[in-house]
Molecule: Bacterial RNase P class A
């Protein structure tokens, strides 16, 4: 130089003109000053505060979690690290993890068997033969997966049947690490894989339109007075009279609950809801990208136009 991994920042200042929200202030139907979106406000996914409800204490049942330190109120949190897989030439990047594993339950097609493996084969007796009986997982064939590789002995022909090396799994020990574990010895072990159940941990429901406090109209539990079949009140009908229906009505106290207000609520905040235009300058140019708080605080994830920085790999040139 070109390509690629990883990680960080940054999301425009600034002047001057309008204009919007909330507060404060005056000599107040306005005029001054102060202040008004993000790195994600977003999804609302996970965790808390805080609020009301429920609850004496213990089980069952549901639910949710899984390596180790540290850090954190906690998190489906962060940051280092183990270990097993996988992609890349590498920098790196993904994924998966708790204990047991005695007990259940699947292994589709295929295949003879999918965990009590004889279909081809191999061997061995008997048998003229056809084939019958029994041994054998070596080798062939089916499968994603087939009963530890590999060599040697063995053996009728085999096989961890036996040894030797090597894998994997365990008890022991030693050394190194806080630890998850690594690494070496030494012994022992053969029927795979993935789930469920079990153990261990954790988890009560609902959310700021929670919730608290004031409180209208208008009906109204209660309570007081007054009027009332010697007719209270009502219809026709605005008053009178008459006719009809008949057992309540009026005034004053009151508790609750609605509308509505104050809170919760914060130098932006809520209320259908303000945080904007226009013009110059400036950073080489270009001000574009994603995108608008909704009661709050920590995370996660998704979204993004463009610059800049800091650290590693690879391949080519030069020296």
């Nucleotide at each position: 130089a070109a390509g690629g991994c990883g990680g960080g920042a940054c999301g425009a200042u600034c002047u001057g003109c309008c204009g919007c929200g909330c507060c404060g202030g005056c000599c107040a139907u306005g005029c001054c000053g102060g202040u008004g979106a993000g790195g994600a406000a977003a999804g609302u996914c996970c965790g808390g505060a805080c609020a009301g409800g429920a609850c004496a204490g213990g089980g069952c049942a549901c639910c949710c979690g899984g390596c180790u330190g540290c850090g954190g109120a906690a998190a489906g949190c962060g940051c280092a690290g183990a270990g097993g897989g996988g992609a890349g030439u590498a920098a790196u990047c993904u994924u998966c993890u708790u204990g047991g594993u005695a007990c259940c339950g699947u292994a589709a097609c295929a295949g003879a068997a999918a965990a009590c493996a004889a279909c081809c084969g191999c061997c061995a007796u008997c048998a003229c033969g056809c084939g019958a009986u029994g041994g054998c997982a070596a080798g062939g064939g089916u499968g994603a997966a087939a009963a530890c590789g590999c060599g040697g002995g063995g053996u009728a022909a085999g096989a961890g049947c036996c040894c030797a090396c090597g894998a994997c799994g365990g008890c022991g020990c030693g050394c190194g690490g806080c630890g998850a574990c690594g690494c070496g010895c030494u012994c022992c072990g053969g029927g795979u894989a993935c789930g469920g159940a079990c153990a261990c941990g954790g988890g009560c429901c609902u959310g700021c339109a929670a919730g608290a406090c004031c409180a209208a109209a208008u009906a109204u539990a209660c309570c007081g007075g007054c009027a009332a079949a010697u007719g209270a009140g009502g219809a026709c009908u605005g008053c009178c009279c008459g006719u009809c229906c008949g057992a309540u009505g009026c005034c004053g106290g009151g508790g609750g609950g609605u509308a509505g207000g104050u809170u919760g609520c914060g130098a932006a905040g809520a209320u259908a809801a303000a945080u904007g235009g226009c013009a110059g300058a400036u950073u080489c140019a270009a001000a574009a990208a994603c995108a608008g708080a909704a009661a709050c605080c920590g995370g996660c994830u998704u979204a993004c136009g463009g610059u800049c920085c800091c650290g590693c790999c690879u391949u080519u040139u030069u020296u």